[in-house]
RNA sequence: GCCCGGAUGGCCAAGUGGUAAGGCGUCGCACUCGUAAUGCGAAGAUCGGGUGUUCGACUCACCCUUCGGGCA
Numbered sequence: 001g002c003c004c005g006g007a008u009g010g011c012c013a014a015g016u017g018g019u020a021a022g023g024c025g026u027c028g029c030a031c032u033c034g035u036a037a038u039g040c041g042a043a044g045a046u047c048g049g050g051u052g053u054u055c056g057a058c059u060c061a062c063c064c065u066u067c068g069g070g071c072a
Base pairs, nucleotide, nucleotide: 001071002070003069004068005067006066007065010024011023012022018055026042027041028040029039030038048064049063050062051061052060
């Protein structure tokens, strides 16, 4: 230098055009003599940044940042 893949709550992670699942963790309640475990409930992500396409973008296009891999 060229090619491929990734970036989504504190962490992991799904979602391939119609308004963002799930798990862990956190908080509250129940249970218990009390913890843990378990059950129920709640909060928490404008989706790495920008521009564009579209009625509508996490999703498509281009540029950039960053991480990983391959080729030379």

A computed fold for a 72-nucleotide RNA from Choiromyces venosus 120613-1, annotated as transfer RNA. The coordinates come from a structure-prediction model, not an experiment, and the mean pLDDT is 84. It matches the Rfam family "tRNA". Its family is annotated with triplet codon-amino acid adaptor activity in the Gene Ontology. It is annotated as a transfer RNA. The same sequence occurs in records of 5 taxa.